The prediction has a mean pLDDT of 80. This is a predicted structure of an 88-nucleotide RNA (c-di-GMP-I riboswitch aptamer) from a Gammaproteobacteria bacterium.

RNA sequence: AACAGAAAAAGGCCAUCUGAAUUGAAAAAUCAGGUUCGCAAAGCCACCAUUCUAAGGGUCUCAGACCUAUGAAAGUGAGGUUACCUGG
Numbered sequence: 001a002a003c004a005g006a007a008a009a010a011g012g013c014c015a016u017c018u019g020a021a022u023u024g025a026a027a028a029a030u031c032a033g034g035u036u037c038g039c040a041a042a043g044c045c046a047c048c049a050u051u052c053u054a055a056g057g058g059u060c061u062c063a064g065a066c067c068u069a070u071g072a073a074a075g076u077g078a079g080g081u082u083a084c085c086u087g088g
Base pairs, nucleotide, nucleotide: 003087004086005085012039013038017033018032019031021030022029023028037075043081044080045079048077049076050073051072052071056068057067058066059065060064
């Protein structure tokens, strides 16, 4: 170093929630607080799968319904990549 682990130590992230305003059609994202759910990569990456949304487009039995990603989720999975501590 590969690999393994979170028992110890130092830490980290932040589900739910709260606040503020912004972006967006929406899903959702951003900032701050913060752990009470949890995470040994719950750091980063949107090829693949899965899930969410449906502006636009299409169809219909048409004030509506349905289908559809080019949109979104890295705390859904898998994959790639980087990394503290300990063992090794």
NCBI's taxonomy places the organism under Bacteria, Pseudomonadati, Pseudomonadota, Gammaproteobacteria. Rfam family: c-di-GMP-I riboswitch aptamer. From the family's description: GEMM was predicted in a large-scale screen for bacterial structured RNA regulatory elements. Genes associated with GEMM are involved in a diverse array of functions, including chemotaxis regulation, signal transduction, secretion and chitin. The model forms 90% of the base pairs in the Rfam consensus. The sequence was found by an Rfam model in a public genome assembly.